[in-house]
A computed fold for an 85-nucleotide RNA from Actinoallomurus iriomotensis, annotated as ZMP/ZTP riboswitch aptamer (pfl RNA motif).
RNA sequence: CCUGCGGGCCGUGACUGGCGCUGAAGGUGGAGUCACCACCGGGGAGCGGCCCGGACACCGAGUGCCGUGCGCCUGGGCCGAUCCA
Numbered sequence: 001c002c003u004g005c006g007g008g009c010c011g012u013g014a015c016u017g018g019c020g021c022u023g024a025a026g027g028u029g030g031a032g033u034c035a036c037c038a039c040c041g042g043g044g045a046g047c048g049g050c051c052c053g054g055a056c057a058c059c060g061a062g063u064g065c066c067g068u069g070c071g072c073c074u075g076g077g078c079c080g081a082u083c084c085a
Base pairs, nucleotide, nucleotide: 005053006052007051008050009049010048011047012046015043016042017073018072019071020070021069026040027039028038029037030036062079064078065077066076
C1' cells in the first nucleotide's frame, strides 16, 4: 500500500448419476456386481476482472453451498477452518 463484507455487470465454470412413485416430471443411443459414457435441452455453486456502496468482517467448524416434482440411495465438485508436505 492492497485485500476481507454486500450488490451489479462481463467472462469462465467443476458438477449435472441409479431406482421407485405419478397421466407426465429430462430426451436419444450404448453399457451396467453396478449408480456410468456420448450428444442435446435445462440448471449451476465457485473463480477472475471491472464498477458501486461501505465496515454491515468474528467464525475457529462444517446442521455449509451446487446438479430436473417427491422419496430412497450412490458419487462428485466448491467454499471455509486446522495440520503436514

Its Rfam family is "ZMP/ZTP riboswitch aptamer (pfl RNA motif)". Rfam links the family to the GO terms regulation of purine nucleotide biosynthetic process and one-carbon metabolic process. For this family Rfam cites "Metal Ion-Mediated Nucleobase Recognition by the ZTP Riboswitch" (Trausch et al., Chem Biol, 2015). The family has 185 seed sequences and 3,295 matches in Rfam 15.1. NCBI's taxonomy places the organism under Bacteria, Bacillati, Actinomycetes, Streptosporangiales, Actinoallomurus.